[in-house]
RNA sequence: GAGUUUGAUCCUGGCUCAGAAUCAACGCUGGCGGCAUGCCUUACACAUGCAAGUCGAACGGCAGCGCGGGGGCAACCCUGGCGGCGAGUGGCGAACGGGUGAGUAAUAUAUCGGAACGUGCCCUGGAGUGGGGGAUAACUAGUCGAAAGACUAGCUAAUACCGCAUACGAUCUAUGGAUGAAAGCGGGGGAUCGCAAGACCUCGUGCUCCAGGAGCGGCCGAUAUCUGAUUAGCUAGUUGGUGGGGUAACGGCCUACCAAGGCAACGAUGGGUAGCUGGUCUGAGAGGACGAUCAGCCACACUGGGACUGAGACACGGCCCAGACUCCUACGGGAGGCAGCAGUGGGGAAUUGUUCGCAAUGGGCGCAAGCCUGACGACGCAACGCCGCGUGGAGGAUGAAGACUUUCGGGUCGUAAACUCCUGUCGAAUGGGACGAAUAAGAUGUGGGUUAACAACCUGCAUUUCUGACGGUACCGUUAAAGGAAGCCCCGGCUAACUCCGUGCCAGCAGCCGCGGUAAUACGGGGGGGGCAAGCGUUGUUCGGAAUUACUGGGCGUAAAGGGCUCGUAGGCGGCCAACUAAGUCAGACGUGAAAUCCCUCAGCUUAACUGGGGAACUGCGUCUGAUACUGGAUGGCUUGGAUUCGGGAGAGGGAUGCGGAAUUCCAGGUGUAGCGGUGAAAUGCGUAGAUAUCUGGAGGAACACCGGUGGCGAAGGCGGCAUCCUGGACCGAUAUUGACGCUGAGGAGCGAAAGCUAGGGGAGCAAACGGGAUUAGAUACCCCGGUAGUCCUAGCCCUAAACGAUGAAUGCUUGGUGUGGCGGGUAUCGAUCCCUGCCGUGCCGAAGCUAACGCAUUAAGCAUUCCGCCUGGGGAGUACGGUCGCAAGGCUGAAACUCAAAGGAAUUGACGGGGGCCCGCACAAGCGGUGGAGCAUGUGGUUCAAUUCGACGCAACGCGAAGAACCUUACCUGGGCUUGAACUGCACUGGACAAACGUAGAAAUACGUCUCUCGCAAGAGCCGGUGUAGAGGUGCUGCAUGGCUGUCGUCAGCUCGUGCCGUGAGGUGUUGGGUUAAGUCCCGCAACGAGCGCAACCCCUACUCUUAGUUGCCACCCGCAAGGGGGAACUCUAAGAGGACUGCUCCGGAUAACGGAGAGGAAGGUGGGGAUGAGGUCAAGUCAGCAUGGCCUUUAUGUCCAGGGCUACACACGUGUUACAAUGCAUGGUACAGAACGUCGCAAACCCGCGAGGGGGAGCUAACCGGUCAAAACCAUGCUCAGUUCGGAUUGCAGUCUGCAACUCGACUGCAUGAAGCCGGAAUCGCUAGUAAUGGCGUAUCAGAACGACGCCGUGAUACGUUCCCGGGCCUUGCACACAC
Repeated sequence: GAGUUUGAUCCUGGCUCAGAAUCAACGCUGGCGGCAUGCCUUACACAUGCAAGUCGAACGGCAGCGCGGGGGCAACCCUGGCGGCGAGUGGCGAACGGGUGAGUAAUAUAUCGGAACGUGCCCUGGAGUGGGGGAUAACUAGUCGAAAGACUAGCUAAUACCGCAUACGAUCUAUGGAUGAAAGCGGGGGAUCGCAAGACCUCGUGCUCCAGGAGCGGCCGAUAUCUGAUUAGCUAGUUGGUGGGGUAACGGCCUACCAAGGCAACGAUGGGUAGCUGGUCUGAGAGGACGAUCAGCCACACUGGGACUGAGACACGGCCCAGACUCCUACGGGAGGCAGCAGUGGGGAAUUGUUCGCAAUGGGCGCAAGCCUGACGACGCAACGCCGCGUGGAGGAUGAAGACUUUCGGGUCGUAAACUCCUGUCGAAUGGGACGAAUAAGAUGUGGGUUAACAACCUGCAUUUCUGACGGUACCGUUAAAGGAAGCCCCGGCUAACUCCGUGCCAGCAGCCGCGGUAAUACGGGGGGGGCAAGCGUUGUUCGGAAUUACUGGGCGUAAAGGGCUCGUAGGCGGCCAACUAAGUCAGACGUGAAAUCCCUCAGCUUAACUGGGGAACUGCGUCUGAUACUGGAUGGCUUGGAUUCGGGAGAGGGAUGCGGAAUUCCAGGUGUAGCGGUGAAAUGCGUAGAUAUCUGGAGGAACACCGGUGGCGAAGGCGGCAUCCUGGACCGAUAUUGACGCUGAGGAGCGAAAGCUAGGGGAGCAAACGGGAUUAGAUACCCCGGUAGUCCUAGCCCUAAACGAUGAAUGCUUGGUGUGGCGGGUAUCGAUCCCUGCCGUGCCGAAGCUAACGCAUUAAGCAUUCCGCCUGGGGAGUACGGUCGCAAGGCUGAAACUCAAAGGAAUUGACGGGGGCCCGCACAAGCGGUGGAGCAUGUGGUUCAAUUCGACGCAACGCGAAGAACCUUACCUGGGCUUGAACUGCACUGGACAAACGUAGAAAUACGUCUCUCGCAAGAGCCGGUGUAGAGGUGCUGCAUGGCUGUCGUCAGCUCGUGCCGUGAGGUGUUGGGUUAAGUCCCGCAACGAGCGCAACCCCUACUCUUAGUUGCCACCCGCAAGGGGGAACUCUAAGAGGACUGCUCCGGAUAACGGAGAGGAAGGUGGGGAUGAGGUCAAGUCAGCAUGGCCUUUAUGUCCAGGGCUACACACGUGUUACAAUGCAUGGUACAGAACGUCGCAAACCCGCGAGGGGGAGCUAACCGGUCAAAACCAUGCUCAGUUCGGAUUGCAGUCUGCAACUCGACUGCAUGAAGCCGGAAUCGCUAGUAAUGGCGUAUCAGAACGACGCCGUGAUACGUUCCCGGGCCUUGCACACAC
């Protein structure tokens, strides 16, 4: 920096990611080289080999080897004479080097200091090195034992051992003195002596004593060094002293005695964890984490303990004891210690060769040569890390093949490949071939030193000889040849990189958010792309990001977080002035801060990594000197902070005692009678044994109406009748005193509502628990009737609260306005009182500022300082364990495992509320008529069936798609056929007809037969058939992939935008408010001003009038039986245009507005009535079967043709209708009055026949002409008289009519006969506000026929106080833990 809480926003806050690193491991892959690194786990156990020896110039010797000598024919024997040397005596080393990190929180480490010490080898200086002695190993002989080994007797040497002498130093001391050493060995030698050895001289080396040095080591101090207080007290050699002992040395290090100390909240003691450091990793830094390799220190060496030797050890490859384990054994007894180098087993995710060499560097011994050295130098294994190189370079378009994809045109892989030219790193082969090696060592020559000396020895120079594990390696050359050398991860966002197929919440992915339920850029594969590259990913770990423990650098009103409150200890912090000091602070110098590392620079490997030289740095510590502003210390002063004194008034401040009235209850008595009480409604309860009500008297307890107030007091909890006593604090005013005496406050102490506990009282009312009555599905509740603890008092506990201002205490500073309580000052006034003002308290509103916002705002949540408390994701959990307090209840302190990707705060927009306000709607109410009951019709569910095709499902599916299923329709079923197909297009080839008609077979489809081309000269064209091919076809799936169309909220009044303004932002404003309207309709106001889609209007019909036009319509008259003809243009009507209605006018109300009410006029009055018209959106609403369409599926079938069947089934359930149940009726007869729409594939008149449906007939009409066409209810008259009827018509029988190829499944209608249910319909529920409901008939579409349905038409013609409630909707407001939104 990013992702992730939300519909969106801001904040808080956690989780996650991108970076760097690694002693790593795992998966896939793997060409070369250099330099590094390589048991982090079982300090688990170890086979085998090696890792510490050396010196013959200390010694006695001679086991083995070689040489020489002697003997022997030879085998062989003898000989320490020489080179040498096993074992042994002796010296030095073995305390170094190498390994590991178990222990250790301080006997450790780091840094800086200190004094009471030791020191082999090394260096310097001084003194000495004289003379004796006795043993002992080896060896020889013997004995024991399985072995390891041991014992006895005998011989022998020394630089082994003893001690005599000497003593410059040394040590002790009584100051007289006393004590105490030594070792030789090697080389050379002229003179002299000696038989010889040798003496003697000399050189080297060694030895003894002393002093000093260097380096090393031992000891002491200060400071620093992990974690937790759920570890708070620890300590008897403990702390100190004296005497003694001990040590190299100080010291309770040890001991005896004496004293009673010592450590600890600045964390003792105990627990856990851990080797420490230089440094390493990370980080901007401050920090955080780590302590592999390299370097310094420490500790350890199977586990525990102990000492010996030694200069040095309490000793990794020494000893003793004990223990565990392993091995050998003759069972008696012995041996061993890889945390050395290799290696083995085991453990583990995991860590290498039983290699070469002492050539170099270093170490031990030695005079030296040299020997030893798993230290070390090398090689080997491992991509474990870092660094470098390569896997080729240039050209090359037909953009090859192939793959993938496609909108079928193409695109991508891609100059990539092929192909042409070139180069030669690495690798391969082959040839040459190092540095590391010399001032090392040896030899020779020569100079110097020493010496009597030319010898010997030491040393300088010159010459020369020898020495390489690595290694025939690095490196250099030559040859051939692009030839041998690329993978891994990722591609939804974070995060760089996209498509196809498969799969279908499956398989799987995933670091977080999250993908996958049939179109997955997230799974798996392919293609393509991105990243890194001999590696790439994953996992683990560390730091970072994380300001997410905040020193740098956070917070606590509501997000986690102020202790319930006060006092006060330690501690922290602290007013003004002066001089002193110099601890903090600052400056300088010096010492130290090992090397390596980091940084800079130069240099060496071809470069780099790596390595070397130089510098800087190591921010630290110490010592000395200086400065004195600030802090501290100590001194003296000051008064402003604090405290005290005096005078006032205010107050439910606290404690104790007493008194008072009202009310409730109870008791006694009187009056009085049937109820009272209680609730939403009731019941339990009380009451005729007299309640409730009312009056009188009494008892007892508790609480104190009015005043009373965002009034007062108190630290908080809290405090309320009146009076008295005791008592705390604050405030105002005034004078003086003191002189910083102050603030905060870990622990600590005290106070601390209610409930609860203990003991004793008290108990009127109220009231947990409990009982009863209700409510309810239940009701362990809410409501009611009772009722015990308790509430009250005294004494003692408990110690918690939303103990809240959710806001710790103190001090200072910072614009204002307005109340209120207390005390004072000034002014005006005679005064009451008002005004101005000071201090203290308590509220409200608001500036700057702050805040995530809300909000806070001199009573801060502003600006600052001091001190305390507390927080660090949610849950688990204020739980468990431990401790402590409590009589108990429980309080205080207070985790972890596990789990989630959030939990949360504030604000925004919606939706919602059995929240509020305003308003509307046949929403309710007022009515009328229905549905739900019956029969039938129709649709649906269910069931059935070969099939009962499919769709539609709350409103908004169910007389819906379907404005009309006998065949067809038809999509379904059964059966029979066809396969380029029933229909359509293109191409190629082929034929000449095809079709119609007729005949045969068949249920038909179909097949066969008869018949059979046109135009053009020709090429060919048209048409048709056949074959092949590309395509076709699908009412198959997905309406949740879609277009279009439609329904619904809803004809509800809403939905938005531009600019501006407000807000960090989501958003708000506008659109809210006051009125008004059917309306976001209009008016007014307003940080808004405008605009758009909706509303309204414009359109159509209807109601009135006028104008124009009069035929088929209208009218009067004439002719005519009628049809018709002539006439008229007034009326009706028709159909074109115009007018008319706009709150225009009057009055009233309203704000002088909009508008409303009433009225006039008018055919019509306040949108006149009706229709069309449906904003932005919602319901993944409906439709792939009307049409179109992506994807999928099918292709001799899911396509297509045909016949028959089915969609019409039927225990049942529901919806919508129709006919009724009758007298406001039914039947019969008679008499009136419509409108609209339709008709030539048609409507059909008159007339005749039939009881009728209908038949015959055919005038007229392409329609204001003719026709259906008589409208019916109504009205008049008659009958019926309340009944299953003269109501009702289902069902059934018989007989018919019509349509049609065909009425069996399965049409409509007619006549006769039959005459079912049904007597007005339970719960519930629907429609309708005017020419409406209701009621009556008529017509049309579809249609051959087939409406009780649908769509229209006219006739007759009713009720509404109103908005409390139910339902739905609109606006404002409020709450919200909802947002797929109750």

The prediction has a mean pLDDT of 85.
The RNA shown here (small-subunit ribosomal RNA) has 1382 nucleotides and comes from an uncultured bacterium.
The sequence is in RNAcentral, with records from ENA and SILVA.
Its Rfam family is "Bacterial small subunit ribosomal RNA". Rfam links the family to the GO terms structural constituent of ribosome and ribosome.